Bacterial large signal recognition particle RNA from an Actinomycetota bacterium, 266 nucleotides, folded computationally. Its Rfam family is "Bacterial large signal recognition particle RNA". Rfam links the family to the GO terms SRP-dependent cotranslational protein targeting to membrane, signal sequence recognition and signal recognition particle, plasma membrane targeting. By type it is a non-coding RNA gene.

RNA sequence: CUGUGCUAGGUGGGGAGCCAGCGGUGCCCUGUACCCGCAAACCGCUACAGCGGGGCCGAAUUCCCACCCGAGGUUCUUACGAACCGGUGACUCAGUUCCGGUAAGCGGUAUUGAAGGCUGGGUCCCACGCAACGGAAAUUUGUGAACCCCGCCAGGUCCGGGAGGAAGCAACGGUAAGCAAAAUCUUUCGUGUGCCGUGGAACAACCUGGUUGGAGCCGGCUGCCGGAGCGAGGGCCGCUUCCGGGGGUCGACGGUGGGUGCACAG
Numbered sequence: 001c002u003g004u005g006c007u008a009g010g011u012g013g014g015g016a017g018c019c020a021g022c023g024g025u026g027c028c029c030u031g032u033a034c035c036c037g038c039a040a041a042c043c044g045c046u047a048c049a050g051c052g053g054g055g056c057c058g059a060a061u062u063c064c065c066a067c068c069c070g071a072g073g074u075u076c077u078u079a080c081g082a083a084c085c086g087g088u089g090a091c092u093c094a095g096u097u098c099c100g101g102u103a104a105g106c107g108g109u110a111u112u113g114a115a116g117g118c119u120g121g122g123u124c125c126c127a128c129g130c131a132a133c134g135g136a137a138a139u140u141u142g143u144g145a146a147c148c149c150c151g152c153c154a155g156g157u158c159c160g161g162g163a164g165g166a167a168g169c170a171a172c173g174g175u176a177a178g179c180a181a182a183a184u185c186u187u188u189c190g191u192g193u194g195c196c197g198u199g200g201a202a203c204a205a206c207c208u209g210g211u212u213g214g215a216g217c218c219g220g221c222u223g224c225c226g227g228a229g230c231g232a233g234g235g236c237c238g239c240u241u242c243c244g245g246g247g248g249u250c251g252a253c254g255g256u257g258g259g260u261g262c263a264c265a266g
């Protein structure tokens, strides 16, 4: 140096998370990489840190180490920017609703007399009257007592020798309490009453009449001025998140360099 057979080792790796720690299952990255069983209220282990079983490769393109590059993850920070939310005020607004004013335009009203002034009356309240309505009483009419109310009392009864007399039921007539009705008048009481009268109170407002006055008045629509609310926009402040930037940390894939055994035969 070559060949054969082995062994160490390999048969994917990484990030965050979980964990005392390591590895795995699940998530993500890388990109192609033997199979089976186990496992998130977990599974297996302990610094030689998945366990158990089976297969393959095997000292190098494949194993080990160092460096480079760097997908991606993670952490800290952050000018500017973006988004959501909250706050703020002497911000802005041809938006919108309402209030007050004005009277330029329209409209209405006014010389058949506006505003304003003076004055009478009414609406409201109180008292009395009147009326209305209702109740009661009175009045009138009718009815109304087997007997214990009245009159007259047939018949009958009683007294009497007789003449005559007495009490008295029914009927008839009447009456008391009571009952019913009437509606004119009278009295009395009351009222969710009144196109009423008289007097008073009030006189602010409204309605209305008279008189004076001599040209405005009203404020419906548009406009203008002021105010309030709502809404919208923008400014500022704050919280959170995102994109981007910077620092730290881990780092797949890939690249470069180096390292790595045993036996036998030639």
Base pairs, nucleotide, nucleotide: 001266002265003264004263005262006261009057010056011055012030013029014028015027020046021045022044023043024042034054035053036052037051038050063259064258065257066256067255068254072250073249074248075247076246077245078244081242082241083240085238086237087236088235091233092232093231095230096229097228098227099226100225101224102223104222105221106220107218108217109216116212117211118210119209120208121207122206123205125200126199127198128197129196130194131193132191133190134189135188136187137186139182140181141180142179143178149174150173151172157166158165159164
Its mean pLDDT, the model's own confidence on a scale to 100, is 76.